[in-house]
Predicted 3D model of a 141-nucleotide RNA (c-di-AMP riboswitch aptamer (ydaO/yuaA leader)) from a Desulfuromonadaceae bacterium. Model confidence (mean pLDDT): 78 of 100. NCBI's taxonomy places the organism under Bacteria, Pseudomonadati, Thermodesulfobacteriota, Desulfuromonadales, Desulfuromonadaceae. Rfam family: c-di-AMP riboswitch aptamer (ydaO/yuaA leader). Rfam's curators write: This family represents a conserved RNA structure found upstream of the ydaO and yuaA genes in Bacillus subtilis and related genes in other bacteria.
RNA sequence: CCCGACAAGCAGCCGAGAUCCGCUCUAUCGAACGGAUGCGGGGGACCCGAUCAACUGGGGCGUAUUCCGGCACCGUGCCGGAAAGGGAACUUCCAAUCCCGAGCCCGUCAGCUAACCUCGUAGGCAGAUGGAAGGGCGCAA
Numbered sequence: 001c002c003c004g005a006c007a008a009g010c011a012g013c014c015g016a017g018a019u020c021c022g023c024u025c026u027a028u029c030g031a032a033c034g035g036a037u038g039c040g041g042g043g044g045a046c047c048c049g050a051u052c053a054a055c056u057g058g059g060g061c062g063u064a065u066u067c068c069g070g071c072a073c074c075g076u077g078c079c080g081g082a083a084a085g086g087g088a089a090c091u092u093c094c095a096a097u098c099c100c101g102a103g104c105c106c107g108u109c110a111g112c113u114a115a116c117c118u119c120g121u122a123g124g125c126a127g128a129u130g131g132a133a134g135g136g137c138g139c140a141a
Base pairs, nucleotide, nucleotide: 009137010136012125013124014123018037019036020035021034022033024031025030038121039120040119041118042117043116048111057109058106059105060104061103065083066082067081068080069079070078071077085100086099087098088097090134091133092132093131094130095129
């Protein structure tokens, strides 16, 4: 110097929402702008599907849709409960417990959909249960 092994120990969460490069500003941290990659979404043929009428047009992102009861009530709204569905600290399985079960957008228009076109890359948080199996990082001697 190289290779291998490896104890103790370490590892944040929801979400697609991250990494790298260039340039400008900055004392620095970092920020704006541009580009690429990665991840996520929408539109968009043949084929397939659909195809009537009426009604309350229709559709997208998302786990977030439906039912029951009560209060209020033009409408609307509020409270409680339940189920579909979703999340919980490396991953999977089993068990337990807790939590969510929202919100927003398009604007009369869109089934699927290769090529192709196009958009986003936010925001908000602070947890640690038990068992089994399998992984990542990893100093010194």